[in-house]
């Protein structure tokens, strides 16, 4: 210098004016002042949890998921370390990597014959349908296949904040059909079945009517940053500092001026840890290979 | 917001147990029939099995990730 590998980070900025959402204060009814206001993926909803309710979650069957070994974690289809296999010149990358001596199934094409085996050609022979050779990717007291059924081990109850609780408002406790009413009881008890337990006088369907507002849940949490210490690492401990969106038709914008490299993917909706996917351009660190120069 | 189902020919659907050329009906094209058209009859064409990757000797089928469509839910 060129080609590459693995990590981490940034991802338009500055000023002014006018707005929007939330919080605090003043004023006291709509104004003023101050503060805060999207992301690395807020996305897909693919895993795992927290939280809430159903009996704090029962028994059995069915079903689903995971799969070398060890560790991390609240937990994991996550992460870290390591062994093995494969790919790469290398740095490094990828792996659903338990078990076909429990049972069942499958083995295309080629080949005479392919999975309870059957049996072709040639040669040998102690004549036993015995032995050897050929042929095909594999020819039998033998293989391959579990991202085939299955077995083993481990884990898993269900539903999701439209969960759930409270307040307010409103009403049709009417009409039609079916089932049931003191029990061997309809039905409910959270979306597979059976049982058990609990509740049980109403339940299911049709057509139709009413209401569809507010509060809590809601953001201080497995929190963020820094330092020290333990550990190969994931991670953990201690101390200090910080206050960092909470809307409900749903805020985070518009205009003006300036700068440069002319700005990608994209917008929170209960909250976290991951994975996956999208992403113009730029920065930093470590390492590998090749060539050249000293 | 949350939760499910599906994608195969122009249209509507089979196939799913991995293994021949992925089939059926309608449509379409050609022929035959008819004075002509339709129907009937004969023959043909037409497929990225939504896209990408993996497992496997072999994938529409099994597994994973995306994309699209539809449905349920106060």
């Nucleotide at each position: 210098u060129g080609a590459g590998u693995g990590a981490a980070c940034c991802g338009u900025c500055u000023u002014g004016u006018c707005g929007c959402u939330c919080c605090g204060g003043u004023a006291u009814u709509u104004a003023c002042c101050g503060g805060a206001g999207a992301g690395g993926a807020a996305a897909g909803u693919c895993c795992g949890g927290a939280c809430a309710c159903c009996a704090c979650a029962g028994a059995g069957c069915a079903g689903u998921a995971u799969a070398g070994c060890g560790g991390a974690u609240a937990a994991c289809c996550u992460c870290c370390g390591u062994c093995c296999a494969c790919c790469g010149u290398a740095a490094g990358g990828u792996g659903a990597g338990g078990a076909c001596c429990a049972g069942u199934g499958g083995c295309a094409c080629a080949g005479a014959a392919a999975c309870c085996a059957a049996g072709u050609a040639c040669a040998g022979u102690u004549c036993g349908g015995c032995u050897g050779u050929a042929g095909u990717g594999a020819a039998a007291a033998g293989g391959c296949u579990a991202a085939a059924c299955u077995c083993u081990a481990u884990a898993c109850g269900g539903u999701g904040c439209a969960a759930u609780g409270c307040c307010a408002a409103a009403u049709a406790a009417a009409c039609c059909c079916g089932c049931g009413u003191u029990a061997u009881a309809a039905g409910a008890u959270u979306g597979g079945c059976u049982c058990g337990g609990u509740c049980g006088a109403g339940c299911g369907g049709g057509a139709g009517g009413g209401u569809a507002g507010g509060c809590a849940g809601c953001u201080a949490a497995a929190g963020a940053u820094a330092a020290u210490c333990g550990g190969u690492a994931a991670c953990a401990a201690u101390u200090a500092u910080c206050g960092c969106a909470g809307a409900u038709a749903a805020a985070u914008g518009a205009c003006a001026a300036g700068a440069c490299u002319u700005g990608a993917c994209a917008g929170a909706a209960u909250c976290c840890g991951g994975c996956u996917u999208a992403u113009a351009g730029g920065u930093u660190c470590a390492c590998u290979c090749a060539a050249u120069u000293u | 917001g949350g939760c499910g189902a599906g994608g195969u020919a122009g249209c509507u659907c089979a196939g799913a147990c991995g293994g021949u050329u992925a089939g059926a009906g309608c449509g379409u094209c050609g022929g035959a029939u008819u004075c002509a058209u339709a129907a009937c009859c004969c023959g043909g064409a037409g497929g990225u099995c939504g896209c990408g990757g993996g497992u496997u000797c072999a994938a529409u089928u099994c597994c994973c990730g995306c994309c699209c469509u539809c449905g349920c839910u106060a």
Predicted 3D model of RNase P RNA and transfer RNA as a complex of 368 nucleotides. The coordinates come from a structure-prediction model, not an experiment, and the mean pLDDT is 78.